[in-house]
RNAcentral holds the sequence, with entries from ENA and SILVA. This is a predicted structure of a 1432-nucleotide RNA (small-subunit ribosomal RNA) from an Armatimonadota bacterium. NCBI's taxonomy places the organism under Bacteria, Bacillati, Armatimonadota. Its Rfam family is "Bacterial small subunit ribosomal RNA". Its family is annotated with ribosome and structural constituent of ribosome in the Gene Ontology. Model confidence (mean pLDDT): 82 of 100.

RNA sequence: UUUACGGAGAGUUUGAUCCUGGCUCAGGACUAACGCUGGCGGCGCGCCUAACACAUGCAAGUCGUACGGUCUACCCCGGGUAGUAAUACCUGGGAAUAGAUAGUGGCAGACGGGUGAGUAACACGUGGGUAACCUGCCUCUUUGCUGGGGAUAACUAGCCGAAAGGCGAGCUAAUACCGAAUAUCUUGUUUUGGGGCAUCCCGAAACAAGGAAAGAAGUAAUUCGCGAAGAGAGGGGCCCGCGGCCUAUUAGCUAGUUGGUGGGGUAAUGGCCUACCAAAGCUAUGAUGGGUAGCCGGUCUGAGAGGACGAUCGGUCACACUGGGACUGAGACACGGCCCAGACUCCUACGGGAGGCAGCAGUGAGGAAUUUUGCGCAAUGGGCGAAAGCCUGACGCAGCGACGCCGCGUGAGUGAUGAAGGCCUUCGGGUUGUAAAGCUCUGUCAGAGGGGACGAUAAUGACGGUACCCUCAGAGGAAGCCUCGGCUAACUACGUGCCAGCAGCCGCGGUAAGACGUAGGGGGCAAGCGUUGUCCGGAUUCAUUGGGCGUAAAGAGCUCGUAGGCGGAAUUGUAAGUCUGAAAGUAAAUCUAUCGGCUCAACCGAUAGGCCAUUUUGGAUACUGCAGUUAUUGAGAACAGGAGAGGAUAGCGGAAUUCCUGGUGUAGUGGUGAAAUACGUAGAUAUCAGGAGGAACACCGGUGGCGAAGGCGGCUGUCUGGCCUGUUUCUGACGCUGAGGAGCGAAAGCUAGGGUAGCGAACGGGAUUAGAUACCCCGGUAGUCCUAGCCGGAAACGAUGGAUACUAGGUGUAGGAGGUAUCGACCCCUGCUGUGCCGCAGUUAACACAUUAAGUAUCCCGCCUGGGAAGUACGGUCGCAAGACUAAAACUCAAAGGAAUUGACGGGGGCCCGCACAAGCGGUGGAGCAUGUGGUUUAAUUCGACGCUACGCGAAGAACCUUACCAAGGCUUGAACUGUACAGGAUAAGCAUGCAGAAAUGUACGUGUUCCUUCGGGAACCUGUAUGGAGGUGCUGCAUGGCUGUCGUCAGCUCGUGCCGUGAGGUGUUGGGUUAAGUCCCGCAACGAGCGCAACCCCCGUUCUUAGUUGCUACAGGUAAUGCUGAGCACUCUAAGGAGACUGCCGAUUACAAGUCGGAGGAAGGUGGGGAUGACGUCAAGUCAGCAUGGCCCUUACGUCUUGGGCUACACACGUGCUACAAUGGCCGGUACAGAGGGUUGCCAAAUCGCAAGAUGGAGCUAAUCCCUAAAACCGGCCUCAGUUCGGAUUGGAGGCUGCAACUCGCCUCCAUGAAGUCGGAAUCGCUAGUAACCGCAGAUCAGCUACGCUGCGGUGAAUACGUUCCCGGGCCUUGUACACAAAUUAAAGGCGCUUGGCAGUUUAUUCGUCUAGUUGGUGAAAAUCCAAUCU
Repeated sequence: UUUACGGAGAGUUUGAUCCUGGCUCAGGACUAACGCUGGCGGCGCGCCUAACACAUGCAAGUCGUACGGUCUACCCCGGGUAGUAAUACCUGGGAAUAGAUAGUGGCAGACGGGUGAGUAACACGUGGGUAACCUGCCUCUUUGCUGGGGAUAACUAGCCGAAAGGCGAGCUAAUACCGAAUAUCUUGUUUUGGGGCAUCCCGAAACAAGGAAAGAAGUAAUUCGCGAAGAGAGGGGCCCGCGGCCUAUUAGCUAGUUGGUGGGGUAAUGGCCUACCAAAGCUAUGAUGGGUAGCCGGUCUGAGAGGACGAUCGGUCACACUGGGACUGAGACACGGCCCAGACUCCUACGGGAGGCAGCAGUGAGGAAUUUUGCGCAAUGGGCGAAAGCCUGACGCAGCGACGCCGCGUGAGUGAUGAAGGCCUUCGGGUUGUAAAGCUCUGUCAGAGGGGACGAUAAUGACGGUACCCUCAGAGGAAGCCUCGGCUAACUACGUGCCAGCAGCCGCGGUAAGACGUAGGGGGCAAGCGUUGUCCGGAUUCAUUGGGCGUAAAGAGCUCGUAGGCGGAAUUGUAAGUCUGAAAGUAAAUCUAUCGGCUCAACCGAUAGGCCAUUUUGGAUACUGCAGUUAUUGAGAACAGGAGAGGAUAGCGGAAUUCCUGGUGUAGUGGUGAAAUACGUAGAUAUCAGGAGGAACACCGGUGGCGAAGGCGGCUGUCUGGCCUGUUUCUGACGCUGAGGAGCGAAAGCUAGGGUAGCGAACGGGAUUAGAUACCCCGGUAGUCCUAGCCGGAAACGAUGGAUACUAGGUGUAGGAGGUAUCGACCCCUGCUGUGCCGCAGUUAACACAUUAAGUAUCCCGCCUGGGAAGUACGGUCGCAAGACUAAAACUCAAAGGAAUUGACGGGGGCCCGCACAAGCGGUGGAGCAUGUGGUUUAAUUCGACGCUACGCGAAGAACCUUACCAAGGCUUGAACUGUACAGGAUAAGCAUGCAGAAAUGUACGUGUUCCUUCGGGAACCUGUAUGGAGGUGCUGCAUGGCUGUCGUCAGCUCGUGCCGUGAGGUGUUGGGUUAAGUCCCGCAACGAGCGCAACCCCCGUUCUUAGUUGCUACAGGUAAUGCUGAGCACUCUAAGGAGACUGCCGAUUACAAGUCGGAGGAAGGUGGGGAUGACGUCAAGUCAGCAUGGCCCUUACGUCUUGGGCUACACACGUGCUACAAUGGCCGGUACAGAGGGUUGCCAAAUCGCAAGAUGGAGCUAAUCCCUAAAACCGGCCUCAGUUCGGAUUGGAGGCUGCAACUCGCCUCCAUGAAGUCGGAAUCGCUAGUAACCGCAGAUCAGCUACGCUGCGGUGAAUACGUUCCCGGGCCUUGUACACAAAUUAAAGGCGCUUGGCAGUUUAUUCGUCUAGUUGGUGAAAAUCCAAUCU
């Protein structure tokens, strides 16, 4: 300078967060397969399964110039037949030539081609050795080829056999075979030279022994062969270093085993084999065994380091039906050779034979799955041959297959009425979409016609009339697949309704599904696209690069110590590690770069680089190693002191419990929440005295001491380990850690023998309880104690391995030492060792740790890799046993987990409040009735509301109506609304009457008639038809709006900025006081603010001002009486506006605060009483039936009209009320006093009638004017404790009122009847003052009423609150949590494992038997059929 290359994350645990951790996805690659689809070409690839079985054809032959024959052709000499002859046919002999070739012989067949079963091995890779070897054909060199012999196949004539094949007889040749001669050569002996790397190697000379040969062709030259020897090239054999799988639940293996000597064997070393001798060899750096597997160059992936793989191509090994064996040969223990055995298949005349596709095609089988029984030797290569040539399923080509990679095409331009159609729609439109059509063009591929190669520079072309080139016509013949919830690019509609289905993970689907199916549209890739499978990646998720172990998985219970690993200071040497230069080597292909050839690319070629190991050699010496020297600081020793529950053993002591004896003494004791079992009149408990025995050692005693840990506690003695301090005397790195190993090791447990007071598993009894195999109580055996020996389980914890060094401090405590001071001691100061707390930096996910590290570093060991299954099974080792140690898998889940946060919850804690309890008063629950609900019934008993927060609730009025329900009868543009079109309307609508009918309705008849006008008509209205549409109390309150309930009138809920935290979040809002209150004050990393609280609003309580009728009356008049009249507005009152109350004043208290307590004044005093007012939110709370509304559903009905019925049923259960049970009462008579409301379709006076309900009546009043209006109370009388003069249900009778209509089903009155009920079980409700309780009055709804309900109003008018332990609800702070849909509880189906018995298959090992071939030996004349040994 140039080139090449260079690292991405996401989803899922939670209410949310951070972390740990697994699962899953996005990428790339396939010898692939499957689904849908499919135009062309080039280059590659194509049984991964059954090394399963194979029909058929082919895949190894060639040489006649090695040989004898044979055959054919031609030639020569004959013979015979036919023919006149030419000639034809048959036949015998000969020899030259040509061709063919069964046999002998030579070479090849050991190459090429296939497969990967076996093999964990010197099989492979790599680098060496061979002084321990071989080598046909080929090349070079030297030399030789003399002279003989005997056979045999073919063949001939016979024989046997079905066949395959065989037998014996006869003939013959050679480059077949065998002697002889000679010979470099080999071996032996002797002499001798040189060299090396230990054994040894290379030569020279002499002697002895052994040992060669072949010819063919040619006229010849000559060529090809043959023998011996040497050299080369190439090929091979053997040996060695190093390297590459899993398993220790395989720890010991080996007798030819290890070595030596002699011998044998081989081309050659060697226990390779044999005899003898010795007793060795391998192994924790993993022997032996088991499992799996051909190995490599390389391939895929990855940033790399690595990981996985070993198709095609190339190197190598092994195998050839299975097992064994040898023969031939240069080479084999031989794929298409031999022998034997076995299995299988085939032929057979049953006697016997034949075969081996893991060669190329092909077949069957297996399997998800893998091709043509093709062409050619033209090229390349191979065998034979002198050559021509022959052979060659090696190879070159073609065929089939989208199996892969690469390239091309399916058209291009223009074209907006943004066509039609589809889909969506808010109905406006949008989208498909320049897309199409239309117009103008082009001609790749395919098609037709013509020319036509390279590959072979002479001949020879399977491919092939192929590639390529030219011409022609015509947009024609050529697009699919997946996907659209997130990850992850891409959205709507309809259908479906936890169904059908989807799904890689999370997860979708239960009526509005962007997740299923379809459609439209979109996204991605494209002749392919998806799915499945496998590998790498992401995964730093085995972490060398590059992780961890306090709590997430993970430190061994502790110590000693072997191997091993690591190791302080100085110096010398060496150069093993380390660094560096050079060289060899790293086959080719592959890979990278550049260039080139096919039109490009894939593909192919050239050049360069790289391929990290390994080997040789030169140099460097800092560090490590090794060898030596030196020192003292690490370590150890010596000396002087010191503390201690350190250990072992022997002895001693007192207190207490229990028991025994005796005394005193009498009825209980003991125990518990309460009891009982138990003990006790046979004398307990209690108490006194004496005695026995065992175990444990109060106080001191302490986050004090000692020990490695476990652990150690009365006192004394003996023996003994460790530690600390001081001096700095000695040794001189002697150190640290520590796999295996050894020892120690609480409690419980075990064995044997003792001991046993107390305590006390098991067990017995008593309680508790639904039960109580528990907690409590009474007893009580093992055990606890001692001796000896086992066991080796713990939350053996600081959940924190050991060692060393360094890194702010503060404050306790224990033991030494030193200093200062003092008469002395303490205090104080310094430093060491131990043990605690707080805290900075730093670390940590956080919590937290922090010189006693969880900080910063080094060394060594142990351990972890998602949860469950499981610390389990099996196996092994240990143990008397219990059990311990070691330690999986199938299967299953998408989590399991750590820390922290916010809530919620707690039979957690602290503080506080509320009619929450308590203290009181009155009720409910029992009765009868009313009313609502459940249930039941029914044609229907319409619907909703269901703990508090449904149940006198929606409903402030169900006889019809209401009404939604049921039965029956009607209507269908409809009962009500609206648009358009058409037709009709003086017989319109409407009104009245009649008839049919239950009515709706139908029908008949009469009456009835608007506005404008250009007189044509128009408008309004009505009728009819059609249409758009009406209508629905049908569904969904879990699609919604609005409104409402509840927590709760509880005091809370939040925000901005700042600060803290990785974050969720926190702070503020917590704390100290105080309040009814997050009310206020103080403090504070917070400072402010908002919604709530309070106040502002209304009513009541005092007063003032204004006003004075319908209200009022101090003054006057009048009446039987009355504001009746005059007069007045003073008073009451009315209704407008003000004032007043603010802890303002005083005292006390508190923190000089906020405030609290007391007091004064005041009508009222500390929010004066009441009301309205309801924060953020919770309950998918309630309501689609009040209204509104999305979606769905019905449309001669789920709409609408009508009559009747039902909502009022009735064995029963519950809620809410009324009336009672009586004397504080009932009945009768008399006498008083309200407030607030309502009233013209109304309230209704006086008067009269009726016992009464009520009727008649009509004055007054549109209301401070008139009307509706009190009861309890008070006074007097009767009743006298009874089922009554209480109570009034029920029933009978007679009436009244409202209303079209009181039968189902109204209210009221009178007479008669006179039920239950004598104060209510468990349980439960309301209320704190004008309240509860008691008493009546009014109103809404409404014709009437079921109202005893509801909403208001006044009258009379109490009791109690010590207090906050408990019940319920709530607020704040804090704590625990495995809860978060935030309560409680629980089961099986099934799955997995194990045990026992039986069955089947497969595999391995060992042993035994049988058969068999080969080898060796024996016997033997020989062969072996006989015998034996041994191997497999």